[in-house]
This is a predicted structure of a 77-nucleotide RNA (c-di-GMP-I riboswitch aptamer) from uncultured Dysosmobacter sp. The model forms 100% of the base pairs in the Rfam consensus. Its mean pLDDT, the model's own confidence on a scale to 100, is 85. Its Rfam family is "c-di-GMP-I riboswitch aptamer". Rfam describes the family as follows. GEMM was predicted in a large-scale screen for bacterial structured RNA regulatory elements. Genes associated with GEMM are involved in a diverse array of functions, including chemotaxis regulation, signal transduction, secretion and chitin.

RNA sequence: GCAAACCAUCGGAAACGGUGGGACGCAAAGCUAAUUGGGGGCUAAGGCGCGCACGCGCUAUGCCAGCCCGGCCGCCG
Numbered sequence: 001g002c003a004a005a006c007c008a009u010c011g012g013a014a015a016c017g018g019u020g021g022g023a024c025g026c027a028a029a030g031c032u033a034a035u036u037g038g039g040g041g042c043u044a045a046g047g048c049g050c051g052c053a054c055g056c057g058c059u060a061u062g063c064c065a066g067c068c069c070g071g072c073c074g075c076c077g
Stems, first nucleotide, its partner, number of pairs: 001026002006021006024066001030072003037069003040064003046059005
């Protein structure tokens, strides 16, 4: 310097994100998620399939950088 969980509130179909409070932790807990690399994970609106139906399954163009590797920048001693 940043800010987890949790709480309030707003956005979102959700995952999740913004803002305020709050600190579990972090030399990178800074940036990079199609068009700024690779892997992994979460959600399933829309689409597709199944089903008499309630529903079920698949799927990212949605999301996670505080999951890992990599790239760029990077304090004091």